[in-house]
Context: one part of a larger RNA
Order: sequence, then C1' cells, then structure tokens
RNA sequence: UCCGGCGAGUUAUGGCAUGUGGUAAGGUUAAGUACUUCAGGUACGGAGCCGAAGCGAAAGCGAGUGUGAACAGCACGUAAGAAUCGCCUGCCAUAGACCCGAAACCGGGUGAUCUAUCCAUGUCCAGGAUGAAGCUGCCGUAAGAGGUAGUGGAGGUCCGAACACACAUCCGUUGAAAAGGGUGGUGAUGAGGUGUGGAUAGGGGAGAAAUUCCAAUCGAACCCGGAGAUAGCUGGUUCUCCUCGAAAUAGCUUUAGGGCUAGCCCCGUAACAGUCUUGCGGAGGUAGAGCACUGAAUUUCCUAGGGGGCGUCAAAGCCUACCGAAGAAUAUCAAACUGCGAAUGCCGUACAGAUGAUUUACGGGAGUCAGACUGCACGAGAUAAGUUGGGUGGUCAAAAGGGAAAGAGCCCAGACCCGCAGCUAAGGUCCCAAAGUGCGUGUUAAGUGGAAAAGGAUGUGGGAUUUCGAAGACAACCAGGAUGUUGGCUCAGAAGCAGCCACACAUUAAAAGAGUGCGUAAUAGCUCACUGGUCGAGAGGUCCUGCGCCGAAAAUGUCCGGGGCUGAAACACGACACCGAAGCUCGGGAAUCAGAAAUGAUUGGUAGAGGAGCAUUGAAGACGGAACGAAGCCAUACCGGAAGGAGUGGUGGACUGUCUUGAAGAGAGAAUGCCGGA
Repeated sequence: UCCGGCGAGUUAUGGCAUGUGGUAAGGUUAAGUACUUCAGGUACGGAGCCGAAGCGAAAGCGAGUGUGAACAGCACGUAAGAAUCGCCUGCCAUAGACCCGAAACCGGGUGAUCUAUCCAUGUCCAGGAUGAAGCUGCCGUAAGAGGUAGUGGAGGUCCGAACACACAUCCGUUGAAAAGGGUGGUGAUGAGGUGUGGAUAGGGGAGAAAUUCCAAUCGAACCCGGAGAUAGCUGGUUCUCCUCGAAAUAGCUUUAGGGCUAGCCCCGUAACAGUCUUGCGGAGGUAGAGCACUGAAUUUCCUAGGGGGCGUCAAAGCCUACCGAAGAAUAUCAAACUGCGAAUGCCGUACAGAUGAUUUACGGGAGUCAGACUGCACGAGAUAAGUUGGGUGGUCAAAAGGGAAAGAGCCCAGACCCGCAGCUAAGGUCCCAAAGUGCGUGUUAAGUGGAAAAGGAUGUGGGAUUUCGAAGACAACCAGGAUGUUGGCUCAGAAGCAGCCACACAUUAAAAGAGUGCGUAAUAGCUCACUGGUCGAGAGGUCCUGCGCCGAAAAUGUCCGGGGCUGAAACACGACACCGAAGCUCGGGAAUCAGAAAUGAUUGGUAGAGGAGCAUUGAAGACGGAACGAAGCCAUACCGGAAGGAGUGGUGGACUGUCUUGAAGAGAGAAUGCCGGA
C1' cells in the first nucleotide's frame, strides 16, 4: 500500500407536535391481588392523573370573580363545548446519549535487585619515584640555637598497570550495542574502588544541587480503581430515487472559530393578500452649487494695536520697503459649514394595466453567525495591496456548459434523460481548429497590433484659421549688403560682434542693423537681416484631432496560445454570410405540480427540511422449492427509474424461497480506525 471481516443517533423515563386507533363529557388505570398454557397473558383493582369553571395573595365566592364606598369603571373569565388513553414518527430534557481521542485530578496498593544517600560487615589498590617529622653519630655553643652525614618512611605527594572515570576525536546513528567500539585522556592510599546484608516511598524519599535519581518511566514513579472523567476542539459517521432549498447578518453574551433569540430554508394548517408600472400626496438635506453663518485660505486698500527709527532723560509728536485684529474690495475651499438644492431611493394612496401564489398568521423541523471576488458611490491606507470596513447590485459559495491559451468570483448562459436533427449568445471565421485567405472606404510601417508615465520630435492622415504670393511669394543660384564711423564710454586694445550707454541717429540709396552668427590680441576675413536679378506656383505660421516614434535595463526562451500575418491574418467605420453552448427549437421518453379532462408548466444544487422505495437478519401466519442437488461461490450479451432482481451453466453437498405483518446488533471507502492476510 492493497484485500477480507468488524466499526458510529441506541435504550429508558418525562415532555411538545404531526399522523393513526379506542372510548367520549368523559378518558385512563398504578402498585397490588387472583387465575393461568408462567421471562407471557387474562380478570379484578378508580388510589391517583388529565378534562368538563373561573376569579382572587388569600379567606372565599362562583358564570362570574378581583379591585372598590359603589348596583361605576377596569382586569381576567363565561357565552362559541372535546377531551383522554394507547401506538408509529420527528424533536427536546435527564441519563456516557452518534463513535473514537487527551494532557490531567483523586483513592488504594506495588517498587531502592537500576540509581541517590546512609548503616553494618568484608575485600582490593603491580611496580617505580620523592624522602617530612622523629632518632643516631660528628661539628658547633657557657648551655642552646644551628650545621652536617646517616637512619627513618610522612603525604586528599609524583610516574604508572589492575580498578574506577568519561576530557578530545573518529566510527557507529533501520547500530554488534535503546549509549557501544577505536586512538589518545583523568584519578590511581583516598572526600578511593568494590562485594554481601540492611534503611529511607510518591507532593514522598534521596541529592558535593543537574528539576538530578527513585527498575530503559520523573516539574511529581508504576499498577488497579473512580471511569464510558471532561473535550465550546480535530477526525469519522455505512443503500437508492424524487420535491423544495439556505446562511456566513442583527441584538446579547468572561462573548468573539461557542451559544441564545430574530432574519433567511423546509413541512403542515388557515387567510386572502403581495409585487411592479403609471398618476397623485408626502418626509428628507446627499450629488451639485454657494460663502449670509461656522471655520480654512489669497491679493489690495483702510485702520486699532504691536515692532523699528527720529525726537532732550522721560513724554507729546513725527516717520516707516515691518507684522497686523475689525472693516471694504477681490478671488477660493469644507465629512463633522448651508440664506440653496436635484436624480434615484423610501413611505402612503387611487383608477387602470402587468404578474399569477410570489404575501401574511400560527404550529413542527432545521442549518447558518470564518464568507470570496467583481461593478458603482464611500471610510481607513500612501485616492498602495489578491489590504481592511461597512452600503448597493452581480457571480461563486451551493452552478455544470461555451468564451477569456490555461482560470471558484470576469463575459455569455442556468445541465430531467436520449438524438450521427435545426437556430443562435458571448466570442469568432489563414493553419493548428468549426466557420470569409469575404465585400466597401480609410488609417498604421511601428511586427505598432502583441505591456507603461512625465517629457521629447519637420513621422504620417484629417480639420480649422492666418500670413505671403503672376504687381512673381518660398527654396536655390548671381549681385549688392555702403557712408558719417574705429558711434560714445570703458579699455593695453574694444574697430557691428568682452562689457556699459543711447527713443538706436543721420546720409546715399533698389536695399543695407551704430548689426544675426563664425572669426581676430585688436584689425582683417566669412555670413545673416535687407534689396535687385534668374526661375515660375505655391510657400510659411498657429490651433484641434486619428494612427504611429523615442523615453523602455533582469535573470530557463519572446508580454500575439503557437505557426505565421503588412492594399493585412493590424486598427477604424459600414453592410452581408457563416461557425459557435448542456441556451432556444424539433422528435422520443420519465417524474412533479395544476386541471374533471384535453393539456400546460416545471424538474442545477452544498448545509438542511419533506416524500417514496431497495436490500440484510431474526419472528409470526399463509403458500412453496430441494440429493432428478438447497445455501454459498464463479461465469454470463437478460429485466427494472435507482437501490436492486431473475434465468442458465459450473462448483458445492444440505438446507432454503415468495407474499403479508411486525421487530432491528439493518447497508462501509475514508476515523494517522481495530483484527487477520498478501
């Protein structure tokens, strides 16, 4: 991992409700007793319970009662009669209460053969080294002290086996081993090692102290019991079909991943409403707008006040390119501003129209309380997020199909079943790949299309406007482009051209700036503006707009799905044809609902509610089958809407089927399920 078997809403009591049965103004027995064909049944048993009358705190009264002074009013009743006892089913409560699952808590016991400490009694420590005290001889001293040579053999002394330990590293890591092996290392007469016997026990012991050890178990051992502890948590919960079909919200919650009530769903009963359009009548303060109010904010004027200067210390006073309340003018802003103010939406109502049970009430059963993305208008955030919070639609959730290459939430569209029939939607029609290498008119040259901004640019198409132009424009070419003058100043120089000044002049002229650039140290030189000529028809500027260009650097290989595409297979506009889905239509079939029928409509679905069935094992009754072969097992092209059910053959070798009723140890794929096997 697979296969087989086992494996989870049960039972009792009480209650609520549906259905059904008995009796009915009544219904019913309990314990118990008797009988009996004795885990059963029958009879007796009326205690008790429910109902038939209520009201009041009660005494109590009673179709009334309570309150009250009340014959008042008010409150609850009567008038309208249905209950009760069984049974099935659904649900609730109490019990382990659908099943498995803790870590833990408590009680009573068992453990110190491991290990910790202690007690008693034994035992062990090769060999070598060092050489304390003491003692003796000699020297020494007044005597000492002291010295020296021996002797001696101390020490948590030294080196190092046994023995004990465990510092380093390698190996081992499904090991040879649930702690070892190799090579080194430390202690090795001591707080030493070790044998035997004994003592201390679980909130307790022991501890040279580490939450360390107490039998491979220790922040509280192990065994049994309370015990099926509890688990708002995780996992699992077994046959089929049909009908309907949610929620992820509000309020409260030691509440936030739980619960209760409401909302939304299902079933039943009853009622007759409901929704939309239009008209009419309402409330409102959003979008927008506005600036009287509340605030913010711009410029100017005016001015109280302040700062600064002058003023003889002080003051009056004067000045002010400073700040500036209030006021005036001007031009702005606001979710918590409003002298204005929509569209929608909301409420009410009416004639009519549409819809056709969509609505409401009561009773029974739920599930839901983590929502997700997307469009629109907003808050938070950074007008960030596949972010977060509400509002309002949609889809997903619980929705398959087609499109978007691929894809929960986008676009189209809601799958009862069958069809080798047809038409369409979104989206497409060169090939992959179904359908136009289709038509018409333009655009794009960038593979733009097939990613991006500020910004930049004689890309190119369209439109508008303006200036110049046959009295000749624009471009090009030829020629001129001068004089006072080198303007003045400045300066080493400044001559059109470093810089400064100057209404920047004037002359000759067809025209020519006291000069547009280049250039020189300064001149010179080249050039431009401007003018004439040649030429002969358009040229220049601005604005709006379509499509393009640059801006444009990232890690497997490229931002069309690919191939590939340029009068397109790109883009824009237009008209036509076709393809394209489980949509629609057509043909056949099934079920549900409505209906007398004809017939019509409906039939996606998680949680969940309701309905109808299949199968298994006992039981009762009836009827069968079987050695001429039961059950079981194997094979099989049959039947049924499913669960399922037959027939036949083989195997097997003794039981078993159908119908009706009734009862459950009643259906397996999942629980890191349990047991067995491969």

Predicted 3D model of a 678-nucleotide part of an RNA (large-subunit ribosomal RNA, domain II) from Lachnospira hominis (ex Hitch et al. 2025).
The prediction has a mean pLDDT of 86.
The RNAcentral record of the full RNA draws on ENA.